The RNA shown here (transfer RNA) has 84 nucleotides and comes from Kapaibacterium sp. (SeqCode). The prediction has a mean pLDDT of 80. NCBI's taxonomy places the organism under Bacteria, Eximiradiia, Eximiradiales, Kapaibacteriaceae (SeqCode), Kapaibacterium (SeqCode). The RNAcentral record of the sequence draws on ENA and MGnify.
Parts: sequence; C1' cells; structure tokens
RNA sequence: GCCCGAGUGGCGUAAUUGGUAGCCGCAGCAGACUCAAAAUCUGCCGUUCGCAAGGACGUACCGGUUCGAGUCCGGUCUCGGGCA
Repeated sequence: GCCCGAGUGGCGUAAUUGGUAGCCGCAGCAGACUCAAAAUCUGCCGUUCGCAAGGACGUACCGGUUCGAGUCCGGUCUCGGGCA
C1' cells in the first nucleotide's frame, strides 16, 4: 500500500429481507428483609432541558438514500486478521 471483519449504556452482549433502540447479564444507587451484614426480593440505572409530569438528543465520527437507518451507500478514525 491493497483486501476482509469489527465499533451499540461503566463493562460484556441482543435487536438483521430497514419499522418503538437499549433486551439479557455484570457492576453501581435507593428501598424491603436483618440486631447488623451477606444472600434474596423490588425499583432505578446514557446525555440534556424541566419543580414535576414530560420533552429533545443519543448505536465510533461526518454526509447521503428513504415516509422511516444500529442495519443500506460514500468518506474518515480506531481495533483485529490476511496479502505484498
């Protein structure tokens, strides 16, 4: 230099002929239980605005296609593999 694959919450993963993004597990926080703790159970657990209800944004980054993109197309970055 060329070719192939991968990039989704703090971490590991799911969502595939394009149709509600965040399932499941771990970690974390709060509560219940306990004399106290562990275990167990319940709720929460991306960012931002908001007193709240709720809203907006968010799948490495920037564009494109589409009514609709994590998914398809182009470019860039990072990681892994192969060829020279």